[in-house]
About this RNA
Transfer RNA from Hypomyces aurantius, 73 nucleotides, folded computationally. The organism belongs to Hypomyces, within Eukaryota. The sequence is in RNAcentral, with records from ENA. The prediction has a mean pLDDT of 82.
RNA sequence: GAGGCUGUAACUUAGCUGGUAAAGUGCGCUGCUCAUAACAGCGAUAUCAAGUGUUCGAAUCACUUCAGCCUUA
Numbered sequence: 001g002a003g004g005c006u007g008u009a010a011c012u013u014a015g016c017u018g019g020u021a022a023a024g025u026g027c028g029c030u031g032c033u034c035a036u037a038a039c040a041g042c043g044a045u046a047u048c049a050a051g052u053g054u055u056c057g058a059a060u061c062a063c064u065u066c067a068g069c070c071u072u073a
Base pairs, nucleotide, nucleotide: 001072002071003070004069005068006067007066010025011024012023013022019056027043028042029041030040031039049065050064051063052062053061
């Protein structure tokens, strides 16, 4: 330099045939207990790497950029 893959909550992931974002772990509170853990309930945290475009509507489609990883010269 060329090609390919990935980027979603604090972490690990789902959602990718376009219809407005979900689960587990963790965190906070409450219940239970003499108390802790476990268990149960409730709550907060992501405008989906950034920008532009297409569309009534974009995490999802197109283009550009950024970051990481892989292959290759």